[in-house]
Molecule: c-di-AMP riboswitch aptamer (ydaO/yuaA leader)
Organism: Chloroflexota bacterium
RNA sequence: GGACGCGACCUGCCUAAUUGCCGCCGCCAACGGGCGUCGGUGACCGGGGGACCCAACCCUGGGGUGAAUCCUCCUUUGGGAGGACGGGCGUACUGAACCGGCCCGAACCCGACAGCUAACUUCGGAGGCAGUCCUGGCUCAGCCC
Numbered sequence: 001g002g003a004c005g006c007g008a009c010c011u012g013c014c015u016a017a018u019u020g021c022c023g024c025c026g027c028c029a030a031c032g033g034g035c036g037u038c039g040g041u042g043a044c045c046g047g048g049g050g051a052c053c054c055a056a057c058c059c060u061g062g063g064g065u066g067a068a069u070c071c072u073c074c075u076u077u078g079g080g081a082g083g084a085c086g087g088g089c090g091u092a093c094u095g096a097a098c099c100g101g102c103c104c105g106a107a108c109c110c111g112a113c114a115g116c117u118a119a120c121u122u123c124g125g126a127g128g129c130a131g132u133c134c135u136g137g138c139u140c141a142g143c144c145c
Stems, first nucleotide, its partner, number of pairs: 010131005018043006025036004044125006054115001061113001062110004069084006085105005093142004098137002
C1' cells in the first nucleotide's frame, strides 16, 4: 500500500414495518447532554374479522399475508429452460409517463371456517441488503431555492 473480513456512524434500497414524549437500567461525556436494551403512552402506516344492499352457490375441502401466478418443454424427479403476466432498481426532494438496461416471481400462516361490508372488533410495525461514483435517457406535475 492492496485484497478480504468484522464493528460503529452516516447515506440509500425492498417492505406496512416509521416516529414523538416519558420511565428503569447500562455505557459515554466537553456535564449542555448523547447512545442502547426494555417498558409505558401518543401520532402515523399496514392487515384480518364483521350488516342491509349487491354478489355467489356442484365435486376435487376452503381461506389469508405477499409482486411472487399460469402455461409449454426437458429432467438425474432435486430441479432446469422458455413464454405470458405480476413486481423491484437506476441523478439520492417526492410522484408519474415513455424508451432502454439489470434483477425477483419466494416463504409463511389459519385449521373445517371467513364474498363485499357501515357501525363495531382485532392484530402487525419485523426482517433482509447496498456503499467512489457524477451517476441510463427523456418528459410532466408537485415541492424547494